[in-house]
């Protein structure tokens, strides 16, 4: 250089055109003499960036950025 995969909440990830979510975490409460556990509620996002397609994009297409893996001149 070329090819492939990934980027979504503080962390690990799901979600493959129309409601942005789960677990863990954090806060408050119930319970307890108290703590833990359990339960309830709350909390939290420019969906990497820009552009395009579409009535509508986390999702499809293009470029770029970041991370990882493979490859060594060849189709």
């Nucleotide at each position: 250089g070329g090819g492939c995969c990934c980027g979504u909440a503080g962390c690990u990830c799901a979600g493959u055109g129309g409601g942005a979510g789960a677990g863990c975490g954090g806060a408050a409460g119930u319970c307890u003499u108290a703590u833990a556990a359990a339960c309830u509620u709350c909390u939290g996002g420019u969906c990497g960036c820009a552009g395009g397609u579409u009535c509508g994009a986390u999702u499809c297409c293009u470029g770029c950025c970041g991370g990882g893996c493979c490859u060594a001149c060849c189709a």